[in-house]
RNA sequence: GGGCGAUUAGCUCAAUGGCUAGAGCGUUCGCUUGACGUGCGAAAGGUUACAGGUUCAAAUCCUGUAUCGCCCA
Numbered sequence: 001g002g003g004c005g006a007u008u009a010g011c012u013c014a015a016u017g018g019c020u021a022g023a024g025c026g027u028u029c030g031c032u033u034g035a036c037g038u039g040c041g042a043a044a045g046g047u048u049a050c051a052g053g054u055u056c057a058a059a060u061c062c063u064g065u066a067u068c069g070c071c072c073a
Base pairs, nucleotide, nucleotide: 001072002071003070004069005068006067007066010025011024012023013022018056027043028042029041030040031039049065050064051063052062053061
């Protein structure tokens, strides 16, 4: 330098172009317990990497940029 892939909650990951972007773990609070743990319930937490474009509508499609991984030279 070229090709391919990935980037979504604190972590690991879902989500057919269309419902308020969800799940598990974690965190906080409540109930339960003498206490802890377990169990049950609830809550908080998101610029879907960044910028632009297509579309009535974009996490999703297109272009560019950034970072990371793999391959080729």